The RNA shown here (Guanidine-I riboswitch aptamer) has 108 nucleotides and comes from a Rhodospirillales bacterium. Its mean pLDDT, the model's own confidence on a scale to 100, is 85. The organism belongs to Rhodospirillales, within Bacteria. It was read from a public genome assembly, where an Rfam model found it.
RNA sequence: AAUCCAUGCAUCUAGGGUUCCGGUUCUCCGCUAAGGGAAUGUCUGGUCCGAGGGAUACAAUCCAGCCCCCAUCGGCUGGACACACGGCGGGACAAAAGCCCGGGAGAA
Numbered sequence: 001a002a003u004c005c006a007u008g009c010a011u012c013u014a015g016g017g018u019u020c021c022g023g024u025u026c027u028c029c030g031c032u033a034a035g036g037g038a039a040u041g042u043c044u045g046g047u048c049c050g051a052g053g054g055a056u057a058c059a060a061u062c063c064a065g066c067c068c069c070c071a072u073c074g075g076c077u078g079g080a081c082a083c084a085c086g087g088c089g090g091g092a093c094a095a096a097a098g099c100c101c102g103g104g105a106g107a108a
Stems, first nucleotide, its partner, number of pairs: 007059002010056003015049002020046002022043001023040006061080007083103001085106001089101003
């Protein structure tokens, strides 16, 4: 200096907006109820999206031991599964985001 590896899915959280529900305001009708329409996320919320560098579980992978076996395949137990500063800008869904581009560019 370069290359390779640093797994997958699920549940949740930080966070996110506004398609749906609800709320609020205005308005129509009116039995001053119910219902319709418009606006509003600088409306706490429900649905929804949601972390490589947040959590948990399961699985996979690797190492060691044992069992089965001609061999292969398979099974069980234990262990390992570390580290990780990070834009601008763009993209999707209704829209936004710690989502994706991205363990990127860059920095140390």